[in-house]
RNA sequence: CCGCGUUAAUCGUAAAGUCACCGAAAGGUGAUGACACAAAGCUAUGGGUCUAAAGCCGUUAAAUCGGCCAUGAUUGCCAAGUUGCCAUA
Numbered sequence: 001c002c003g004c005g006u007u008a009a010u011c012g013u014a015a016a017g018u019c020a021c022c023g024a025a026a027g028g029u030g031a032u033g034a035c036a037c038a039a040a041g042c043u044a045u046g047g048g049u050c051u052a053a054a055g056c057c058g059u060u061a062a063a064u065c066g067g068c069c070a071u072g073a074u075u076g077c078c079a080a081g082u083u084g085c086c087a088u089a
Base pairs, nucleotide, nucleotide: 005086007087012037013036017032018031019030020029021028022027035076041082042081043080045079046078047077048074049073050072055068056067057066058065
């Protein structure tokens, strides 16, 4: 220096829930709170999953209703890329 991450040490992040706000929704932001995590840091690049506003199709006298569909979301779903802490071996 590189790899590994059983047992450590110093750290870090913050699930669910609750409150407020944004959003059509999924979900996100902040506060609180800790389920868990050795990358649970970052990037939506590939896949999976979630939602379906707008749009399209069908139905109805009309409203309604149903279906299709990400350009939306998820990095704490799996990969990939990239940047990182540390004792022993």
The RNA shown here (c-di-GMP-I riboswitch aptamer) has 89 nucleotides and comes from Paenibacillus sp. NFR01. Its Rfam family is "c-di-GMP-I riboswitch aptamer". Rfam's curators write: GEMM was predicted in a large-scale screen for bacterial structured RNA regulatory elements. The prediction has a mean pLDDT of 82. The sequence is in RNAcentral, with records from ENA and Rfam.